[in-house]
RNA sequence: AUCAAGCAAAAGCAAACCUAUUGAAAGAUAGGGACGCAAAGUUACCGGUCUAAGGAACCGUCAUGGUUCUACGACAGCGGGAUUGCCGGU
Repeated sequence: AUCAAGCAAAAGCAAACCUAUUGAAAGAUAGGGACGCAAAGUUACCGGUCUAAGGAACCGUCAUGGUUCUACGACAGCGGGAUUGCCGGU
């Protein structure tokens, strides 16, 4: 410089669930905990998924409301892309 997950070794991350905090929710953070992970490091660029406070349309009530749509909220442990990279190989 390059390869990009594997034989070994050494390390790393941490699903569900529980507790606390936070949030309208989805979810997030911290601690416990390990289902798994060779990028389960980073990044919402593309597709996808979740949520719908606010907004819009419609319906309804004396009033409180209801239904549908919507991301400006999320998910990187759904797939792809981008980017960085340990041990090791060349």